[in-house]
RNA sequence: CAUUUAUCGAGAAAGGCUGAGGGAUUGGGCCCUUUGAAGCCUUGGCAACCUUUUCUGACCAUGUCAGAAUUUCGGUGCCACUUCCCAUCGUGACCUGCUUUUGCUGAUCUCAGCUUCGGUAAGUGUCAUGAAGAGAUAAGUA
Numbered sequence: 001c002a003u004u005u006a007u008c009g010a011g012a013a014a015g016g017c018u019g020a021g022g023g024a025u026u027g028g029g030c031c032c033u034u035u036g037a038a039g040c041c042u043u044g045g046c047a048a049c050c051u052u053u054u055c056u057g058a059c060c061a062u063g064u065c066a067g068a069a070u071u072u073c074g075g076u077g078c079c080a081c082u083u084c085c086c087a088u089c090g091u092g093a094c095c096u097g098c099u100u101u102u103g104c105u106g107a108u109c110u111c112a113g114c115u116u117c118g119g120u121a122a123g124u125g126u127c128a129u130g131a132a133g134a135g136a137u138a139a140g141u142a
Stems, first nucleotide, its partner, number of pairs: 002141007013043005021032003026087004044079003048076003053069007083134001088131007095123002097120003103114004
């Protein structure tokens, strides 16, 4: 670097150095930041995976896998905002437009405005939801 599986709305501080950016990328938003960003160091913490131990079940059987609990010392990771939000596809509802029909008002001679119950397909529309894509982390694999 690639790839497989799982998780991603919870959780978690202070000090020192430094001095302008940061929230992955592209675009659009919205935030954080000289009351000190990002980075580095020290201590602390959170708890996803691995790790420790136990129980149950299954199997190709003394090991492997799955589930539940536990966690001595640890390995990574993490300690603003849902992966900060949206952008791709599907579904649903609503809104706007058009329209049959109902009722009211006015009069522009059958027109105009508002309106009830429906229908309709259009919209770079709004909201919700599911999936995908991309990303992050862990454990494995070539």
A computed fold for a 142-nucleotide RNA from Marinoscillum sp., annotated as SAM riboswitch aptamer (S box leader). Of the family's consensus pairs, 97% are formed in the model. Lineage of the source: Bacteria > Bacteroidota > Cytophagales > Reichenbachiellaceae > Marinoscillum.